[in-house]
């Protein structure tokens, strides 16, 4: 460096429920653990979700600026431990 152990020390925390914020997706806090060796950070590429504004439509509705997701996949940045190979 690669790799990731029935190792050690620690860490994070899905769903669900409660409270708050948000138009929504979703976020934050608490309880809680499905999982995680980057489940730490960055929306850069793809993807998914949303769409209060805008555009289209007679309407149902459609499209979309924007927003969200890093626990969807790539990529970038940083990083604990050290068995075997």
């Nucleotide at each position: 460096c690669u790799c990731g152990a029935a190792a050690a020390u620690g860490g994070c925390a899905a769903a669900a429920c409660c409270g708050c914020c948000g138009a929504a997706a979703g976020g934050c806090g608490g309880u809680g653990a499905c999982g995680c060796a980057a489940a730490a950070c960055c929306a850069c590429g793809g993807g998914u979700c949303u769409a209060a504004a805008g555009c289209c439509g007679a309407a149902g509705g459609g499209c979309c600026a924007g927003g969200a997701c890093a626990g969807c996949c790539g990529g970038g940045u940083u990083g604990c431990c050290g068995a075997a190979g």